A computed fold for a 73-nucleotide RNA from a Thermoplasmatota archaeon, annotated as transfer RNA. It matches the Rfam family "tRNA". Taxonomically the source falls in Thermoplasmatota (Archaea, Methanobacteriati). The coordinates come from a structure-prediction model, not an experiment, and the mean pLDDT is 80.
RNA sequence: AGCCCUGUAGUGUAGUGGUCAAUCAUGCGGGGUUCUGGUCCCCGUAACGGCGGUUCGAAUCCGCCCAGGGCUA
Numbered sequence: 001a002g003c004c005c006u007g008u009a010g011u012g013u014a015g016u017g018g019u020c021a022a023u024c025a026u027g028c029g030g031g032g033u034u035c036u037g038g039u040c041c042c043c044g045u046a047a048c049g050g051c052g053g054u055u056c057g058a059a060u061c062c063g064c065c066c067a068g069g070g071c072u073a
């Protein structure tokens, strides 16, 4: 320098153009249960890497950039 892959709550993930409130688990906060703790149950919390483009509509498609990983020279 070129090419390929990945980027979604604190963490790990689902989503592959369409609703309304983006899924689930875990973490965290509150409550219930318990003599206490744990387990279990309920409620809450919190995310689409950035900027543009396409489209009636983008987490999803396209371009550039950023970050991480890999291959080639």
Stems, first nucleotide, its partner, number of pairs: 001072007010026003018056001027045006049065005